Notes: SAM riboswitch aptamer (S box leader) from Metabacillus lacus, 105 nucleotides, folded computationally. NCBI's taxonomy places the organism under Bacteria, Bacillati, Bacillota, Bacillaceae, Metabacillus.
């Protein structure tokens, strides 16, 4: 990097450090010197793993291990269909894209 698969409306600090940016892309809309990113500490969750039960599916537990995550639904929309409205719109559903885990190449 590609493929498969599961999940993505919940949860998480008035701490240090750092100094201007950040929210994947485009558009929008936001966050940010009442301090962004990053790093440290802290926390959340419980995908893998661990433990217990079970023939299995699966269920439960802890959180010491491997990841992940900690503004806004994956911040909203980007494509398609249906419904409504009737200039440009709204709603629902589904894709696509993206993120994370696990497995494979």
């Nucleotide at each position: 990097c590609u493929c498969u698969u599961a999940u993505c409306g919940a949860g998480a600090g008035a701490g240090g450090u750092g100094g201007a940016g950040g929210g994947a892309a485009g558009u929008g809309c936001c966050c940010u010197g009442c301090g962004a990113a990053g790093c440290c500490c802290g926390g959340c969750a419980a995908c893998c793993g661990u433990c217990a039960a079970g023939a299995a599916a699966u269920u439960g537990a802890a959180a010491u291990g491997g990841u992940g995550c900690c503004a806004a639904u994956u911040c909203a929309c980007u494509c398609a269909a249906a419904g409504c409205a009737a200039u440009u719109g709204c709603u629902u559903u589904g894709a696509a894209a993206g993120a994370u885990g696990a497995g494979a190449g």
The RNAcentral record of the sequence draws on Rfam. Model confidence (mean pLDDT): 86 of 100. It matches the Rfam family "SAM riboswitch aptamer (S box leader)". Its family is annotated with regulation of gene expression in the Gene Ontology.